[in-house]
Context: one part of a larger RNA
RNA sequence: AGCGAACGCUGGCGGCAGGCUUAACACAUGCAAGUCGAGCGGGCCCUUCGGGGUCAGCGGCAGACGGGUGAGUAACACGUGGGAACGUACCCUUUGGUUCGGAAUAACGCUGGGAAACUAGCGCUAAUACCGGAUACGCCCUUGGCCUUUGGCCCUUGGGGAAAGGCUUGCUGCCGAAGGAUCGGCCCGCGUCUGAUUAGCUAGUUGGUGGGGUAAUGGCCUACCAAGGCGACGAUCAGUAGCUGGUCUGAGAGGAUGAUCAGCCACACUGGGACUGAGACACGGCCCAGACUCCUACGGGAGGCAGCAGUGGGGAAUAUUGGACAAUGGGCGCAAGCCUGAUCCAGCCAUGCCGCGUGAGUGAUGAAGGCCUUAGGGUUGUAAAGCUCUUUUGUCCGGGACGAUAAUGACGGUACCGGAAGAAUAAGCCCCGGCUAACUUCGUGCCAGCAGCCGCGGUAAUACGAAGGGGGCUAGCGUUGCUC
Numbered sequence: 001a002g003c004g005a006a007c008g009c010u011g012g013c014g015g016c017a018g019g020c021u022u023a024a025c026a027c028a029u030g031c032a033a034g035u036c037g038a039g040c041g042g043g044c045c046c047u048u049c050g051g052g053g054u055c056a057g058c059g060g061c062a063g064a065c066g067g068g069u070g071a072g073u074a075a076c077a078c079g080u081g082g083g084a085a086c087g088u089a090c091c092c093u094u095u096g097g098u099u100c101g102g103a104a105u106a107a108c109g110c111u112g113g114g115a116a117a118c119u120a121g122c123g124c125u126a127a128u129a130c131c132g133g134a135u136a137c138g139c140c141c142u143u144g145g146c147c148u149u150u151g152g153c154c155c156u157u158g159g160g161g162a163a164a165g166g167c168u169u170g171c172u173g174c175c176g177a178a179g180g181a182u183c184g185g186c187c188c189g190c191g192u193c194u195g196a197u198u199a200g201c202u203a204g205u206u207g208g209u210g211g212g213g214u215a216a217u218g219g220c221c222u223a224c225c226a227a228g229g230c231g232a233c234g235a236u237c238a239g240u241a242g243c244u245g246g247u248c249u250g251a252g253a254g255g256a257u258g259a260u261c262a263g264c265c266a267c268a269c270u271g272g273g274a275c276u277g278a279g280a281c282a283c284g285g286c287c288c289a290g291a292c293u294c295c296u297a298c299g300g301g302a303g304g305c306a307g308c309a310g311u312g313g314g315g316a317a318u319a320u321u322g323g324a325c326a327a328u329g330g331g332c333g334c335a336a337g338c339c340u341g342a343u344c345c346a347g348c349c350a351u352g353c354c355g356c357g358u359g360a361g362u363g364a365u366g367a368a369g370g371c372c373u374u375a376g377g378g379u380u381g382u383a384a385a386g387c388u389c390u391u392u393u394g395u396c397c398g399g400g401a402c403g404a405u406a407a408u409g410a411c412g413g414u415a416c417c418g419g420a421a422g423a424a425u426a427a428g429c430c431c432c433g434g435c436u437a438a439c440u441u442c443g444u445g446c447c448a449g450c451a452g453c454c455g456c457g458g459u460a461a462u463a464c465g466a467a468g469g470g471g472g473c474u475a476g477c478g479u480u481g482c483u484c
Base pairs, nucleotide, nucleotide: 001483002482003481005480006479007478008477009476012356013355014354015353016352017351018349019348020314025312026311027310029309030308031307034061035060036059039058040057042055043054044053045052046051068267069266070265077192078191079190080189081188082187083186086184087183091180092179093178094177095176096175097174098173099133100132101131102130108123109122110121111120112119113118139160140159141158144155145154147152165172166171167170193239194238195237200230201229202228205227206226207225208224209223210222211221212220242264243263244262245261246257247256248255249254269290270289271288272287273286292303293302294301295300320346322345323344324343328342329340330339331338332337359389360388361387362386369380370379371378372377395420396419397418398417399416403411428473429472430471431470432469433454434453435452439468440467441466442465443464449456450455
């Protein structure tokens, strides 16, 4: 000098920020991801008979973003600079298409099972759901050839593969291909803590060939072959740890650190797995195993706050079960709009930084009281009272935004502005032996106590306790802890 601080005493206001550092402990309750009727059939309600509303279901898109946490990870995880063998929904540009059919199935109806969660059989029905045929500028696989850098371009043989409609009738969808943009996957150089009281480590191990697998390279996987690969320039092992931009300190070099904000990574009760999908091996999806909790009619089921609030627990310690989608942004939708604990706001806390106030002027007979005293006086002290003013803040009354305008304001009758009364509503904490600014009296008597270091206290203590006085900082002041 600093802090995400805590503790003690004290505490007027505002602005801006910050607020579980510990148990990645367990969680009651509510909310946090939906939306589309301009894809589809139906149930119910209303109807001006045109249609409208609502509900579950099929279907589409989105639930891979946004939000949380730092357990794991010493690693291509991160930072930085490169690389080639890749993918990319939605968006933009260009180009070519959008044809003919089919079979089902939820909902629904009937009959059942079950305590429930849920579920069985039969029957009916629709689609932008599913399947088949046609067509193929590109496209994919393949035979052969040319140029050549595994790529790419051109020609050639055979084979393969598309589509979906809707509505307000000019809009929007759908399919193939190419390019772009964005985002991502992969590889490499360099950098990234401690320990040698860890010295050897390694069999898919290191390389090759064939095959498989992937969007893609690759022992990524597999069969065979070779015997390699790493290591005192610290392998392996052990411990610790998310990394960075930054932050704190310091003249710098450096040291420490990684809260808030931003980028990347990892995780989602613990472990494992895949499905769907452009994208996940998926926080509020699925399956299996485990621990735990709950329901049960004992047959069987349900759950996952490291989302926002909140509860218990742990702890020195960290907030409201608040308001609104008005703004910004996101999802869906042609739109109207719906959803959004993202976000914007409000609440709590002196946790921090910054600003303001607790009055100003005048006032000596230096009042009273207190303290000291050599008893003369000194000091508290212009301090008070008194007199003359002012009204920041607070209170009351009135007006009242910007943010958003065509309309829409949670914040909020807030900020701000005008007026009224009235010094009124507002000062503490630590210290005074030296370091170190600031001294006397009384009490105590190596006791009680103080103390960061040196050290004070055993009868005249400026060092303990109190008082008067003084010094410092000030809505704070001290103490403790940690870093430089």
Predicted 3D model of a 484-nucleotide part of an RNA (small-subunit ribosomal RNA, 5' domain) from an uncultured bacterium. Its Rfam family is "Bacterial small subunit ribosomal RNA". The family is grouped with related families in Rfam's "SSU clan".